[in-house]
RNA sequence: CUCUUAUCAAGAGAGGUGGAGGGGCUGGCCCAAUGAAACCUCAGCAGCGGACCUUAGGUACCGUGCUAAUUCCAGGAGCACUGCUCGAAGAUGAGAU
Repeated sequence: CUCUUAUCAAGAGAGGUGGAGGGGCUGGCCCAAUGAAACCUCAGCAGCGGACCUUAGGUACCGUGCUAAUUCCAGGAGCACUGCUCGAAGAUGAGAU
C1' cells in the first nucleotide's frame, strides 16, 4: 500500500516559531494579517487496543487518536420527497496478507 471490521449528531485549547493559506477531492459554504498550514511546549477531551479496579460501570496509567461548523453540506440510489433512509468516499482504531 491492499483487504476485513468497528465508530464518526457529543466532547476538548492556550503560548512560542512561522508567515498564506486551510476545511481530503469537486461544487457550495465557511475559517484565516484581530494572523492560515507546518513545527515546538504545556494543557485538555475521550474513540479504539492494552493495563488496572469495587467490572451493565469506572480509572487518563500505556499505545495511538482528537481539540471550528453533523465526516460543515452535497456529489450515487430509494422513498411515504424542499426531508428521511441506505450506500460510496474519507478519517481513526484493531486484525490480516
The RNA shown here (SAM riboswitch aptamer (S box leader)) has 97 nucleotides. The model forms 94% of the base pairs in the Rfam consensus. It was read from a public genome assembly, where an Rfam model found it. Its mean pLDDT, the model's own confidence on a scale to 100, is 85.